[in-house]
RNA sequence: GCACAUGUUGCCGAAUGGAUAAGGCGCCUAACUUCAAAUCAGGAGAUUGUGGGUUCAAGUCCCAUCGGGUGUG
Numbered sequence: 001g002c003a004c005a006u007g008u009u010g011c012c013g014a015a016u017g018g019a020u021a022a023g024g025c026g027c028c029u030a031a032c033u034u035c036a037a038a039u040c041a042g043g044a045g046a047u048u049g050u051g052g053g054u055u056c057a058a059g060u061c062c063c064a065u066c067g068g069g070u071g072u073g
Base pairs, nucleotide, nucleotide: 001072002071003070004069006067007066010025011024012023018056027043028042029041031039049065050064051063052062053061
């Protein structure tokens, strides 16, 4: 240089083009406890890498671009 796959909350990780973007860990609050851990209940946290396009509707399809990765010369 070329090709391929990939990017979603602090971390991991789902979502057939269609309902308010799941779930786990972590965090916060309360209960329990002498205190803590464990457990249980509740809560907050996402412009789905960025910029455009298609569509009634896009995390999902298309184009460009950026990051890290794999293969290849």

Predicted 3D model of a 73-nucleotide RNA (transfer RNA) from Artemisia annua. RNAcentral holds the sequence, with entries from Rfam. Its mean pLDDT, the model's own confidence on a scale to 100, is 82. It matches the Rfam family "tRNA". Rfam classes the family as a transfer RNA.